Notes: The RNA shown here (FMN riboswitch aptamer (RFN element)) has 176 nucleotides and comes from a Calditrichota bacterium.
């Protein structure tokens, strides 16, 4: 100094106001809060990124799901579903019987959670001034803000979340 690999740690802020009400941090007032890179200069709101939900693909899994192929039967273990003794008032259940399935094997659908790519989706600013330079500074007036859940409609309250994350530090090897 890096088209370089592994680890670690770190990585969201905000109503304890007031009014209607049977009920509201959800509704009217007010009041707050602003995630990470980058931009000629400090950004919710300029470009891009991230989280939530949604599709494809791949790589794992399926205490035993479906179906096709291939595997000689039986015994024997496993879970599982159905009947049942003893129990018990009954549903129900140790024993016990039955069935069909796994203790191979590949395909192919299902389904699940992790994981990798990838695509979808995804809010909202103008106006003046300073300056060399600002939709970032300063002034002014505005605007956004996933999903589910609730004694009533939520950016703030609870939940998925002691999650994932753009990312940042910072160590160890590498390579010039």
């Nucleotide at each position: 100094c890096c088209a370089u690999g592994c680890c670690u740690u770190c990585g969201g802020g905000g109503c304890u106001u007031g009014g209607u009400g049977g009920a509201a941090u959800c509704c009217c007032a007010g009041a707050c809060c602003g995630g990470c890179g980058g931009u000629g200069a400090c950004a919710g709101u300029c470009c891009g990124c991230g989280a939530c939900c949604c599709c494809u693909c791949g790589c794992g899994g399926u205490c035993a799901g479906g179906c096709g192929c291939a595997u000689g039967a039986a015994c024997c273990c496993g879970g599982g579903a159905g009947c049942a003794u003893a129990c018990g008032g009954a549903c129900g259940c140790a024993a016990g019987c039955u069935c069909g399935c796994g203790g191979u094997g590949c395909g192919c659908c299902a389904c699940c959670u992790g994981u990798g790519a990838g695509g979808g989706c995804u809010g909202a600013a103008c106006c003046g001034g300073u300056g060399a330079a600002a939709u970032c500074c300063c002034g002014g007036u505005g605007c956004c803000g996933a999903c589910g859940g609730u004694a009533a409609c939520a950016g703030u309250c609870c939940g998925g979340a002691u999650g994932c994350g753009a990312g940042a530090a910072g160590g160890c090897g590498g390579g010039g």
It matches the Rfam family "FMN riboswitch aptamer (RFN element)". Its family is annotated with FMN binding in the Gene Ontology. A reference for the family is Vitreschak et al. (2002), "Regulation of riboflavin biosynthesis and transport genes in bacteria by transcriptional and translational attenuation", Nucleic Acids Res. The sequence was found by an Rfam model in a public genome assembly. The organism belongs to Calditrichota, within Bacteria.